[in-house]
This is a predicted structure of a 97-nucleotide RNA (TPP riboswitch aptamer (THI element)) from Syntrophobacter sp. SbD1. It was read from a public genome assembly, where an Rfam model found it. The coordinates come from a structure-prediction model, not an experiment, and the mean pLDDT is 77.

RNA sequence: UUGUAGCCGGGGGGGUGCUCUCUGAAUGAGAGCUGAGAUGAUACCCUUGGAACCUGACCCAGUUAAUGCUGGCGGAGGAAUCGGCUAAAGUAGUUUU
Numbered sequence: 001u002u003g004u005a006g007c008c009g010g011g012g013g014g015g016u017g018c019u020c021u022c023u024g025a026a027u028g029a030g031a032g033c034u035g036a037g038a039u040g041a042u043a044c045c046c047u048u049g050g051a052a053c054c055u056g057a058c059c060c061a062g063u064u065a066a067u068g069c070u071g072g073c074g075g076a077g078g079a080a081u082c083g084g085c086u087a088a089a090g091u092a093g094u095u096u097u
Base pairs, nucleotide, nucleotide: 001089002088004087005086006085007084008083009082010081011047012046013045014044016041017033018032019031020030021029022028053078054077055076059072060071061070062069
């Protein structure tokens, strides 16, 4: 010194769907599915080597009780950081042989 790896602390970004039941309805509550996370959890994920997340998208194909559930789209476009410590690698200087 680093498009390196990890840890710690502070900051920031983001999503929260589908189905069923209770209720005349609404509000609300409960249960089930996928997932890291399905409503404020003081959680989870992501923070430029950025698929966390958004747009495209009331998209396309497949599956399912149903759904971004899976794949495509996607070598598309956007999208949010500082400091400290340790390790590794490289370069320069000094000293010794």